RNA sequence: CCGUCAGGUUCGGGAGAAUCCGGGUGCAAGAUCCGGUGCCGAAGGAGCAACCGCCCCGGUAAACUCUCAGGCGCAAGGGACCGUAGCUGACGA
Numbered sequence: 001c002c003g004u005c006a007g008g009u010u011c012g013g014g015a016g017a018a019u020c021c022g023g024g025u026g027c028a029a030g031a032u033c034c035g036g037u038g039c040c041g042a043a044g045g046a047g048c049a050a051c052c053g054c055c056c057c058g059g060u061a062a063a064c065u066c067u068c069a070g071g072c073g074c075a076a077g078g079g080a081c082c083g084u085a086g087c088u089g090a091c092g093a
Stems, first nucleotide, its partner, number of pairs: 002092006009085001011083003018037001020036006038072003044068001045066003051059003
C1' cells in the first nucleotide's frame, strides 16, 4: 500500500399507525397535563425453525412473530436498512 471482517464518524435517502374520547391549564392553538380506548413496527428488547451438539437438555436467524419499551395529524426529533466519504482495530498476502 492492498484485501477481508468488525466497530463507530460525516453527509444524503428513509416507512407505518387516532387533527380519537373525556376532563384540567390556557385568549387560543395542531400547545400542555391526567385518565381511557383503538392502532403501528424499522430504536432497543424478547421468542421460535431448519441445522448442529456432549442429544435429560442445550447452542443458534431474520426485515418473521410479540408489542415490554418506543411510536401514531403537520413540523421537529428518533428511525432498521441503503448509499457516500474518510477513521480505528483484528486477520491475511

This is a predicted structure of a 93-nucleotide RNA (Glycine riboswitch aptamer) from Tabrizicola soli. Taxonomically the source falls in Tabrizicola (Bacteria, Pseudomonadati, Pseudomonadota, Paracoccaceae). Its Rfam family is "Glycine riboswitch aptamer". From the family's description: This family represents the bacterial glycine riboswitch. Its mean pLDDT, the model's own confidence on a scale to 100, is 81. The sequence was found by an Rfam model in a public genome assembly.